[in-house]
Context: one part of a larger RNA
RNA sequence: GCCAACGAGUUUGUUCUAUGUGGCUUGCAUAAGUUCCUAUGGAAAAUAUGCGAAGUGAAAGCGAGGGUUAAUAGCCCGUUUCAGUUAUCUUAUUGGAAUAAGAUGCUUCUUAUUUCAAUAUGAUAAUUGAUCUGUCGCAUGGACAAGACCCGAAGCCGGGUGACCUAACCAUGGCCAGGUUGAAGUGUGGAGAAAUCCACAUGGAGGACCGAACCCACUAGUCGUGCAACACUAGGGGAUGAGCUGUGGUUAGCGGUGAAAUUCCAAUCGAACUCGGCGAUAGCUGGUUCUCCUCGAAAUAUCUUUUGGGAUAGCCUUGAGUGUUUAUUAAUGGGGGUAGAGCACUGAAUGAGGGCGGGCCGCAAGGUACCGUCUUUAACCAAACUCCGAAUACCAUUAAAUAUAGCUCAGGAGUCAGACUAUGGGCGCUAAGGUUCAUCAGUCUAAAGGGAAACAGCCCAGAUCGCAAUCUAAGGUCCCUAAAUAUAUGCUAAGUGUAAAAGGUGGUGUUGUGACCGCGACAAUUAGGAGGUUGGCUUAGAAGCAGCCAUCCUUUAAAGAAAGCGUAAUAGCUCACUAAUCAAGUUGUUCCGCGCCGAAAAUUUAUCGGGGCUAAGCAUAUUACCGAAGAUGCGAACUUUCUGCUUUUAGCAGAGAGUGGUAGAGGAGCGUUCUAUUCAGCGUUGAAGCCAAGUCGUGAGUCUUGGUGGAGCGGAUGGAAGUGAGAAUGUUGGC
Numbered sequence: 001g002c003c004a005a006c007g008a009g010u011u012u013g014u015u016c017u018a019u020g021u022g023g024c025u026u027g028c029a030u031a032a033g034u035u036c037c038u039a040u041g042g043a044a045a046a047u048a049u050g051c052g053a054a055g056u057g058a059a060a061g062c063g064a065g066g067g068u069u070a071a072u073a074g075c076c077c078g079u080u081u082c083a084g085u086u087a088u089c090u091u092a093u094u095g096g097a098a099u100a101a102g103a104u105g106c107u108u109c110u111u112a113u114u115u116c117a118a119u120a121u122g123a124u125a126a127u128u129g130a131u132c133u134g135u136c137g138c139a140u141g142g143a144c145a146a147g148a149c150c151c152g153a154a155g156c157c158g159g160g161u162g163a164c165c166u167a168a169c170c171a172u173g174g175c176c177a178g179g180u181u182g183a184a185g186u187g188u189g190g191a192g193a194a195a196u197c198c199a200c201a202u203g204g205a206g207g208a209c210c211g212a213a214c215c216c217a218c219u220a221g222u223c224g225u226g227c228a229a230c231a232c233u234a235g236g237g238g239a240u241g242a243g244c245u246g247u248g249g250u251u252a253g254c255g256g257u258g259a260a261a262u263u264c265c266a267a268u269c270g271a272a273c274u275c276g277g278c279g280a281u282a283g284c285u286g287g288u289u290c291u292c293c294u295c296g297a298a299a300u301a302u303c304u305u306u307u308g309g310g311a312u313a314g315c316c317u318u319g320a321g322u323g324u325u326u327a328u329u330a331a332u333g334g335g336g337g338u339a340g341a342g343c344a345c346u347g348a349a350u351g352a353g354g355g356c357g358g359g360c361c362g363c364a365a366g367g368u369a370c371c372g373u374c375u376u377u378a379a380c381c382a383a384a385c386u387c388c389g390a391a392u393a394c395c396a397u398u399a400a401a402u403a404u405a406g407c408u409c410a411g412g413a414g415u416c417a418g419a420c421u422a423u424g425g426g427c428g429c430u431a432a433g434g435u436u437c438a439u440c441a442g443u444c445u446a447a448a449g450g451g452a453a454a455c456a457g458c459c460c461a462g463a464u465c466g467c468a469a470u471c472u473a474a475g476g477u478c479c480c481u482a483a484a485u486a487u488a489u490g491c492u493a494a495g496u497g498u499a500a501a502a503g504g505u506g507g508u509g510u511u512g513u514g515a516c517c518g519c520g521a522c523a524a525u526u527a528g529g530a531g532g533u534u535g536g537c538u539u540a541g542a543a544g545c546a547g548c549c550a551u552c553c554u555u556u557a558a559a560g561a562a563a564g565c566g567u568a569a570u571a572g573c574u575c576a577c578u579a580a581u582c583a584a585g586u587u588g589u590u591c592c593g594c595g596c597c598g599a600a601a602a603u604u605u606a607u608c609g610g611g612g613c614u615a616a617g618c619a620u621a622u623u624a625c626c627g628a629a630g631a632u633g634c635g636a637a638c639u640u641u642c643u644g645c646u647u648u649u650a651g652c653a654g655a656g657a658g659u660g661g662u663a664g665a666g667g668a669g670c671g672u673u674c675u676a677u678u679c680a681g682c683g684u685u686g687a688a689g690c691c692a693a694g695u696c697g698u699g700a701g702u703c704u705u706g707g708u709g710g711a712g713c714g715g716a717u718g719g720a721a722g723u724g725a726g727a728a729u730g731u732u733g734g735c
Base pairs, nucleotide, nucleotide: 001735002734003733004732005731006730011146012145013144015143016142017141018140019139020138021137022136023135024134027051028050029049034044035043036042037041055062056061065077066076067075068074081130082129083128084127085126086125087124088123089122091120092119093118094117095116096115097114098113099112100111101110102109103108149287150286152284156277157276158275159274160273161272167251168250169249170248171247172246173245174244175243176241178210179209180208181206185202186201187200188199189198190197191196214238215237216236218235219234220233221232222231253269255265256264262271290669291668292667293666294665295664300313301312302311303310304309314415315414316412317411318410319409320408321407322406325405326403328400329399330398331397332396333395334394340388341386342385346382347381350378351377352376353375354374355373356372357371358370359368360367361366418444419443420442421441422439423438424437425436426435427434449460450459451458464636465635466634467633469632470631471630475626476625477624478611479610480609484623486622487621488620489619490618491617497613503597504596505595507594508593509592512589513588514587515586516585524581525580526579527578528577530554531553532552535549536548537547560575563574564573565572637659638658639657640656641655642654643653644652645651646650670724672721673720674719675718676717677716678715679714681713682712689708690707691706692705693704694703696701
């Protein structure tokens, strides 16, 4: 890892509550004990007791009322209601009959009164039924108390077991090759008055030295699924000492021991191990087993030693009641101070003018790139400014149509980590796949399908099931790849398209508006471009052209006291300007479209999904087609509303509406084991189980046949559960 088996909402309570159902409702039910019988059981009486029949008040108490209060007011809590039948009465309407009055020529009509019949409403009385009203069982949902759906701590406490490891100590034993050094003391000799000193010899001290055994563990390497849950190799330290070691003993967990490291106390130590309390507790993690059908959330508010947990509300579901009250739209009527705008207030803030005051300069007159205040004017800013002021939204009334709308009560929940997108804001850097609010926003969550290459949150669209049918949405139609190598008119030449800014761009198209122009423009070519004069000044020089001043006149078709180059200064070459030749547009500026530059990154082109494309790019317009689980068509199933029929439980037919779904609520079923009754069921002429094929059912599953197997098993109607496995680092076994 796989396979098989086992493996998780149970049980109890003389507790509470709701729903369903049954009994009784002269209210219901008995308990212990007793008696009887066909005796592990059943029956009978037993009326203690409990609930109910009346409430209210803190209570005394009072009582269909009670409390509050001075109150008889007000307020709070309470005092069941409906339907059918019969009888009587009241009112209204309709019809008939009779009488009276009026109108009219008659029929006839109108009004009033009385009576009868029918219908409707209300009241009273009687009766019936339901509900009320209960109560006791059973079942189911929920609560509470218990281990309470299952597994899981680290820990706490109690009783014991451990010093064969290790720490320390006690008793009694053992061990330390070899070599070195040479203390005290002693002896002899010498010196000395002596104390004492010196030399030599002897001697053999030492937590002395070197170094094996022995003990240790400093360094490096090896090993690191090892030889080994701490080793090996090569070195290293101690090695007569606070040495090492054998055996026996002592100290025990709220403890011991400790040359002290929280070290050791049997591979376990900030409190050993073992059994018990014990199924400790776990607001935490994991897991929680068959099917189909209906509906279907939340990730918010408030409080919380509360923030990954709860409680209440909100949102979901089921039942009962109410019945258009809800939502939407329209009309009408409201309040507002947002967006915007504005500067009238509060503040911010710029320019100009004026008045007054001050500063500075000045003898003064006065001046002033200075300051304050007042005022005029122009432009302008504000979440905590407003002289103004929407759209929406919100509230109310009325009306319309429809929905598995709304509201109230009761049972059951889940949810309290949300995500992105759009819009309006705050914080932040008008940063973030950031954070935090708002919107009866959208989607995901809990939603599959098509598009966006791939891509929870974007675009389209909401999957009951089947179909090799049709039409569309978003998006597309050269090939990959379904459908236009579509049509028309433009643009782009950059592979722009197929990433980006400020800024730049005589790339190109377009819009408008100027100037010149067959009395010849623009460009080109030819010719001229002069005289007074070298203007005056300055200067070494200054002659159009270093600089200053002036910038006239003449001849002309035209020609500046000169727009450049140039010379030391002249000279020289051009230009403006003019003529001729030629011949038709030339030249500014502006708007818009598409381009270009700006443009550097790390495994591989890599910013069209690829091929590739000059359209298969961009813009505008048009017509086809493709394209989804959308819509439609055909067939089938289920839920639900209405109508009709029928054996008015339930079913059938028709018409409508519907059937995505996590947490979750509700409904209906399948299967397993045991059990009661029944089939006077099946079975060696072959049960269960296993294998295969088929059948029926929406499904869980059922049934049949064949094989295998070799002795038990099933159908129907009920009942009771150790009742369904793929997951829990699940448990056990096998491989």

This is a predicted structure of a 735-nucleotide part of an RNA (large-subunit ribosomal RNA, domain II) from a Patescibacteria group bacterium. Rfam family: Bacterial large subunit ribosomal RNA. NCBI's taxonomy places the organism under Bacteria, Bacteria candidate phyla. Its mean pLDDT, the model's own confidence on a scale to 100, is 80.